[in-house]
Order: sequence, then C1' cells, then structure tokens
RNA sequence: CUCGAUAAUGGCAAACCAGUCGCGAGGCUGGGACGCAAAGCCACGGGCCUCUUGGAGGUCGCCGGGCUACCGAAG
Repeated sequence: CUCGAUAAUGGCAAACCAGUCGCGAGGCUGGGACGCAAAGCCACGGGCCUCUUGGAGGUCGCCGGGCUACCGAAG
C1' cells in the first nucleotide's frame, strides 16, 4: 500500500414516533436501531423521486467517480 478480523477504541443511524421547515420529493432536531469499514464530505456521471412541467429541486443509506479519515490480525 492492498485488505478488513466473531480484535480493540470510538463513530454513524433505516423503519417508526414527536416537533419543525418545505407545494412536494425531502431536510433539520429529539427519541429509536434495521443496518453501515467510509452509512465522513462533494449532486461530478448514471439511476430513482418531486414540482407551479420551466429547468429548477430532492436523494451521497442506489451505483460509479473525486477528496479526506480511526484501528491493525491474517493474506
């Protein structure tokens, strides 16, 4: 470096519920854990979704790509 263990230390948090913002997809906060080794960050390509159907928006926990990062068994 690659890789990712029935390892350690920590981390994130789906559905659902409450509050709140948004026309909406959905966002945020709290509760809650199905999962996650980048489920950290970026809408760059594709996909999907929304709208007042225009070209604007949402999703990075759909896939790919870019940037960054804790730990260290085996290979």
This is a predicted structure of a 75-nucleotide RNA (c-di-GMP-I-GGC riboswitch aptamer) from a Polyangiaceae bacterium.
The model forms 91% of the base pairs in the Rfam consensus.
Taxonomically the source falls in Polyangiaceae (Bacteria, Pseudomonadati, Myxococcota, Polyangiales).